RNA sequence: GCCACCAUAGCUCAGUGGUUAGAGCACUGGUCUUGCAAACCAGUGGUCGUGGGUGCAAUACUCACUGGUGGCC
Numbered sequence: 001g002c003c004a005c006c007a008u009a010g011c012u013c014a015g016u017g018g019u020u021a022g023a024g025c026a027c028u029g030g031u032c033u034u035g036c037a038a039a040c041c042a043g044u045g046g047u048c049g050u051g052g053g054u055g056c057a058a059u060a061c062u063c064a065c066u067g068g069u070g071g072c073c
Stems, first nucleotide, its partner, number of pairs: 001072007010025004018056001027043005049065005
């Protein structure tokens, strides 16, 4: 330099054009316990990497950029 893939919660990830953006773990509170842990219940946490385009409507399609991973030379 070229090619492919990835970017969504603190972490690991789901979500293939529309109803309110989700799960597990973590975190907070409660129940329980002499106390802690475990278990159970409830809750907090997101400008969906940035900027354009298409479309009535974009987390999802498309283009560029940024960052990451892998491959080729």
Molecule: transfer RNA
Organism: Araneus ventricosus